[in-house]
This is a predicted structure of a 1468-nucleotide RNA (small-subunit ribosomal RNA) from an uncultured organism. The RNAcentral record of the sequence draws on ENA and SILVA. It matches the Rfam family "Bacterial small subunit ribosomal RNA". Gene Ontology terms of the family: structural constituent of ribosome and ribosome. The prediction has a mean pLDDT of 82.
RNA sequence: UUGAUCCUGGCUCAGAACGAACGCUGGCGGCGUGCUUAAUACAUGCAAGUCGUGCGAGAAAGUACCCUUCGGGGUGCGAGUAGAGCGGCAAACGGGUGAGUAACACGUAAGUAACCUACCUCUAAAUCUGGAAUAACUCUGCCAACGCGGAGCUAAUACCGGAUGUGGUCACGAUGCUGCAUGGUAUUGUGACUAAAGGUGACCUCUCCUUGGAAGUUACCGUUUAGAGAUGGGCUUGCGGACCAUUAGCUAGUUGGUGAGGUAACGGCUCACCAAGGCUACGAUGGAUAGCCGGCCUAAGAGGGUGAUCGGCCACAUUGGGACUGAGAUACGGCCCAGACUCCUACGGGAGGCAGCAGUAGGGAAUUUUGCGCAAUGGACGAAAGUCUGACGCAGCAACGCCGCGUGAGGGAUGACGGCCUUCGGGUUGUAAACCUCUGUUGAGUGGGAAGAAAAGCUUUGUGGUUAAUAUCCACAGAGUCUGACGGUACCACUCGAGGAAGCUCCGGCUAACUACGUGCCAGCAGCCGCGGUAAUACGUAGGGGGCUAGCGUUGUUCGGAAUCACUGGGCGUAAAGGGAGUGUAGGCGGACCGGUAAGUUAGGAGUUAAAUGUACGGGCUCAACCCGUGAUCUGCUUUUAAUACUGUCGGUCUUGAGUAUGGGAGAGGGAGAUGGAAUUCCAGGUGUAGCGGUGGAAUGCGUAGAUAUCUGGAAGAACACCAGUUGCGAAGGCGGUCUCCUGGACCAAUACUGACGCUGAUGCUCGAAAGCUGGGGGAGCGAACAGGAUUAGAUACCCUGGUAGUCCCAGCCGUAAACGAUGGACACUAGUUGCCGGAGGAGUCAAUCCCUUCGGUGACGAAGCUAACGCAUUAAGUGUCCCCGCCUGGGGAGUACGCUCGCAAUGGUGAAACUCAAAGGAAUUGACGGAGGCCCGCACAAGCGGUGGAGCAUGUGGUUUAAUUCGAUGCAACGCGAGGAACCUUACCUGGAUUUGAACUGCAGAGGACCGAUCUAGAGAUAGAUCUUUUCCUUCGGGAACUUCUGUGGAGGUGCUGCAUGGCUGUCGUCAGCUCGUGCCGUGAGGUGUUGGGUUAAGUCCCGCAACGAGCGCAACCCCUGCCCCUAGUUACCAUCGGUUCGGCCGGGGACUUUAGGGGGACUGCCGGCGUCAAGCCGGAGGAAGGUGGGGACGACGUCAAGUCAUCAUGGCCUUUAUGUCCAGGGCUACACACGUGCUACAAUGGGCGGUACAAAGGGUUGCGAAGCCGCGAGGUGGAGCCAAUCCCAAAAAGCCGUCCUCAGUUCGGACUGCAGUCUGCAAUUCGACUGCAUGAAGUUGGAAUCGCUAGUAAUCGCGCAUCAGAAUGGCGCGGUGAUACGUUCCCGGGCCUUGUACACACCGCCCGUCACAUCACGAAAGUCGGUUGCACCAGAAGCCGGUGGCCAACAUUCGGGAGGCAGCUG
Repeated sequence: UUGAUCCUGGCUCAGAACGAACGCUGGCGGCGUGCUUAAUACAUGCAAGUCGUGCGAGAAAGUACCCUUCGGGGUGCGAGUAGAGCGGCAAACGGGUGAGUAACACGUAAGUAACCUACCUCUAAAUCUGGAAUAACUCUGCCAACGCGGAGCUAAUACCGGAUGUGGUCACGAUGCUGCAUGGUAUUGUGACUAAAGGUGACCUCUCCUUGGAAGUUACCGUUUAGAGAUGGGCUUGCGGACCAUUAGCUAGUUGGUGAGGUAACGGCUCACCAAGGCUACGAUGGAUAGCCGGCCUAAGAGGGUGAUCGGCCACAUUGGGACUGAGAUACGGCCCAGACUCCUACGGGAGGCAGCAGUAGGGAAUUUUGCGCAAUGGACGAAAGUCUGACGCAGCAACGCCGCGUGAGGGAUGACGGCCUUCGGGUUGUAAACCUCUGUUGAGUGGGAAGAAAAGCUUUGUGGUUAAUAUCCACAGAGUCUGACGGUACCACUCGAGGAAGCUCCGGCUAACUACGUGCCAGCAGCCGCGGUAAUACGUAGGGGGCUAGCGUUGUUCGGAAUCACUGGGCGUAAAGGGAGUGUAGGCGGACCGGUAAGUUAGGAGUUAAAUGUACGGGCUCAACCCGUGAUCUGCUUUUAAUACUGUCGGUCUUGAGUAUGGGAGAGGGAGAUGGAAUUCCAGGUGUAGCGGUGGAAUGCGUAGAUAUCUGGAAGAACACCAGUUGCGAAGGCGGUCUCCUGGACCAAUACUGACGCUGAUGCUCGAAAGCUGGGGGAGCGAACAGGAUUAGAUACCCUGGUAGUCCCAGCCGUAAACGAUGGACACUAGUUGCCGGAGGAGUCAAUCCCUUCGGUGACGAAGCUAACGCAUUAAGUGUCCCCGCCUGGGGAGUACGCUCGCAAUGGUGAAACUCAAAGGAAUUGACGGAGGCCCGCACAAGCGGUGGAGCAUGUGGUUUAAUUCGAUGCAACGCGAGGAACCUUACCUGGAUUUGAACUGCAGAGGACCGAUCUAGAGAUAGAUCUUUUCCUUCGGGAACUUCUGUGGAGGUGCUGCAUGGCUGUCGUCAGCUCGUGCCGUGAGGUGUUGGGUUAAGUCCCGCAACGAGCGCAACCCCUGCCCCUAGUUACCAUCGGUUCGGCCGGGGACUUUAGGGGGACUGCCGGCGUCAAGCCGGAGGAAGGUGGGGACGACGUCAAGUCAUCAUGGCCUUUAUGUCCAGGGCUACACACGUGCUACAAUGGGCGGUACAAAGGGUUGCGAAGCCGCGAGGUGGAGCCAAUCCCAAAAAGCCGUCCUCAGUUCGGACUGCAGUCUGCAAUUCGACUGCAUGAAGUUGGAAUCGCUAGUAAUCGCGCAUCAGAAUGGCGCGGUGAUACGUUCCCGGGCCUUGUACACACCGCCCGUCACAUCACGAAAGUCGGUUGCACCAGAAGCCGGUGGCCAACAUUCGGGAGGCAGCUG
């Protein structure tokens, strides 16, 4: 995610953080931070020098003086200065970067008995005596440059000999101590080898010259040999921290040994020889990625991410290689070589290396000044002064981050103006502003003004040490003096003055905060859900509000939430997830008892865990950030001591786990061989004749050449009826005639034995349905493919006739299935009931049967418990810190691609990503739906009667036409509907003419007048003009009220739009029997129960049962009409009896009857019988006018259809306002090729015409109905009686009945159309009325597919009345007269209830799959082509080290030949 629910599960958000970037905005300060990309290329400057107390040499400019041939020269100062050289130390630190590196690189803990260490400290002993050179310099050669030579001179703390040997090293011994192996260490004997350098200052005690020096002495700084320390390193080892198995095998100096070489040092580090080893599933090798850590971010924690700044380690310095020097380098600012690149060049050759600080280009979303200073801290050198120091200290730039401050404070209500909203009352902005009173942080100005500075040095005083010494020198103490980049900065005081200082984002839910306008699926928004199609709190703007604040928002990234990889802390029957099954290796786990050990475990101690960070407390900057001090922590590692419950391990023992032996019975367990009958087909023969076969129905097919059928005989292959069963066996797949042989496993009973031998099981191995494959057989039946026949819109299907592979056998592959119980294996425990299979025992029996107990297996139900629910439940999906294996982590892409691997192939195994979606999914609930089931109902079908559809006409609609044909209604549920009545009016439409506060309504102000009415003129009329008539009411006499005309202003008007903004009313499902609620109960919940069930009913009507008990709206009843009776009342109605009569209930009279209209009664399954559960009720009967609701009407539950109506009315919003309003005339709504609906009249004889004659009900009537009479053929006219109606009138009822004509025809049927003549209504009948008479006499002879109504006083048929209305019904609403058929519920349609399935919920007019077309995106493939990386083989090979070789050479020695040693060359 759903209509709603629970669950699974992903996506998204709220938090914190950042070396950030981008958008808008920007006042100040402090402290930090600042190329994350191109380890890309670099202009320029600077970043490592210093020492004259190691050494030799040694300028110039300038200046003073002198000389001068006036060109110049010399001397002094400059100056023993600059610069250069020899030499020493440093340059291996400091600074940068993270390319490489998966490694002893790093972290941590150890080892070094296998090592080194300049400068520094301490200890011991020395520092004697000689020599030969060489730079600089001078002369000179080559050269563009860099630079390279030749000759000559010279010094040293440069170089080389000799002596000495405290010591050291080596060889051979001795002794002691000691260790974890090799061993280490101390003492000692003998022998060999082995060192040095001076400088500066001072002094004269000793010696010599003697002012004072030298030797000498002394101090300091050096030098040498040793030992020790400190510091810094080298090497080795345990443990720890990343990805890919779609990388499974790697290795030849490889692994080890012996010997040698090499190194500071161990070592295949190197070499010779020998052996054949070494690493790897606890992940070798290979690939891709990556500097590691302290820490940092996040998190409750465990974890996850990260490795900027600070600190430790490593690696690198244009790329690659190499050594030299040195204590230390394989050396960022050294050297050599090779490559690329840049620059210079005289073309021969040279120079260079910002990943130092600034800076430039480039790349990029993006990262600063070519600053100041050595004042501080630190470093190098120096005896020191000091010099150097882009380390560092500061400043500059950047809101990049953190922290702090400000942009004012108090008062101030007519709650001002303005804005916005408004229900028009008001509300809000809002004490906000104005205004008043203050303050001065910050800012500006003026003035003052730090700390950081103390050492060292110098001057001086004192004390002590050294010494021969009161010299010097050193040490300590005191005083003075000198030194500041930042910076006239921090800070302080005064003056000015509210003056200069607020924005950003959000306001539909999550998520704090709402209104108006604009827009109208447009423009746009959006983190997710989602907003926008004319009333948008979601877009844009405004007002208001919320949040944060010198910032705010967006983007990116990380952690969190996410128990969403689950150690803490998840799952796998159906949601993703149990391997198809077994066997078994490694591994993991493992019964009882005793003892040892102490590895795990637990406790204590010790070492370490750098500092910083974090944390607690305290302190310093006014606070804070920041900084400092102290403590705790640093959960780790190492070591040691102790404990011994548990685990491990060692030893011993046990039997319950496991197994073996003995005896039994069960079984479709497996393999091989043999054998049997039924059936099918085929072959041969007999009998026999026309069909057989097949299907829903047919056809193809077979058959007169003899089928099918039937009989006899034969052949072949395959499968085994009945038994047969949720029976049995097997690990699973699977196994079914019978017999024999071979063979596996399980079970039961009783004892004996072994003594934990066990469980699970990655990789491996084996088995593994069907189909398929290879080879060889076999082939009866069946039967993919294929053929034909049907079906169908099509039918590559379902059905039928044939039929090949195959199915069968042997041998070998394949290795998959919904291989399922969708449930891995093992163990233990946890209520029961019941069935079946295989054993054993007991009781009881002659036996059978029955009963009880127990073990194993297989089913059904069910408690606790579990589960999201469904369900599972001793055969668990329960319980166990139980044990082991396999597997899962949103849907799609996809079990696809690539790679590898198995396979003859088909395929199988393993198994991704890009991209895309916000879901996909499980279970259950309520509905709806089903060509699902059950029950039931309805004129639903059936049975009937009469219609429609065909004709003509009427009427409505569509369409078309028109200036207009006004508008609405559109399946049932629009279409004789709104309209119950369009000639004008109606009227809303069109044309034309008028009018603008208007035809009607109303408030206010002003002016006038009564209003009303009548006549005439123009005009189509509206209208305009003229004339005449007319003076209301009250009064306090001022005026007021009503009416009316005009002007102005508020505002009217609209049948204009939206029925999808609405009210009201209505239709429909449907007069169908349903729809709900309260409480209770059940369910985690949606929800269920009740309302289901058994009966029954027209009915959720009633009865019974029931976790339900009750109730409401519906049903029924109550209401009206009608059917029977009674009572009351009798005029205008009635008339039985009595009388009268003009013969008419007409009159008297009557109150009986009919009737009228009031009130009652009556019917309730009440009674009887049967059925039914002793029920409800049903069936039959009696009585009764009526019988089971007597008939009809009104009455319409919860709701559905965004059903209909803005044109009945009302109404929100929008639109219009000299028009979309209003008035008038004429026209139109009545058009007409056509199509449809609803009707009327017919087609005729059950009829038509004519004549005669009978019987209703219900209505209407004063602007009315209108009688009689008279006129007219008639419509009608005339007339006017009577009637405000049980009185009079409309009014004749018609079908019917009686009689007569017509005799089956387009007619004496039918009446359309048309002509003429009329009547009536009305102002008016042309467009466009109805009716009458005469004449005319069309279509039509019962209607295709299809379709409608109706169940009783109904259908059908016959007439009558009314409403509307001046007139105008075939329509509508009523009334009565005559008066017919249903076996039944299989089917069609609609509906109700229950059950069921569902991937539907806009609910089957649903949902949804695939191809194709077009566009777009992503990924893959593609002839090839280009590049990177890596392995192996081969070729060429610089510098350099090591070796070889000949040559050359100052120190030393020499036997004078050469040697020791060195140098360059050549060469391996």